Overview:
Transfer RNA from an Oscillospiraceae bacterium, 74 nucleotides, folded computationally. It was read from a public genome assembly. Taxonomically the source falls in Oscillospiraceae (Bacteria, Bacillati, Bacillota, Eubacteriales). It matches the Rfam family "tRNA". The family's RNA type in Rfam is transfer RNA.
RNA sequence: GGCGGCAUAGCUCAGUUGGCUAGAGCACUCGGUUCAUACCCGGGGAGUCGCUGGUUCAAAUCCAGUUGCCGCUA
Numbered sequence: 001g002g003c004g005g006c007a008u009a010g011c012u013c014a015g016u017u018g019g020c021u022a023g024a025g026c027a028c029u030c031g032g033u034u035c036a037u038a039c040c041c042g043g044g045g046a047g048u049c050g051c052u053g054g055u056u057c058a059a060a061u062c063c064a065g066u067u068g069c070c071g072c073u074a
Base pairs, nucleotide, nucleotide: 001073002072003071004070005069006068007067010026011025012024013023019057028044029043030042031041032040050066051065052064053063054062
């Protein structure tokens, strides 16, 4: 240099033949339970879906460019 993969909540990830509110587990926090802690049960906060632009009535999802990481290859 060429090719491919990944990037979504604090962490690990799901969600892609474009559509109905963007989700799960863990963590955090509040409450219940307990003499108390843990376990367990219930509630809550947290994300411009890496960034920019385009297509579309509508984009996490399609297209182009770009950044970071990983792999293959000359």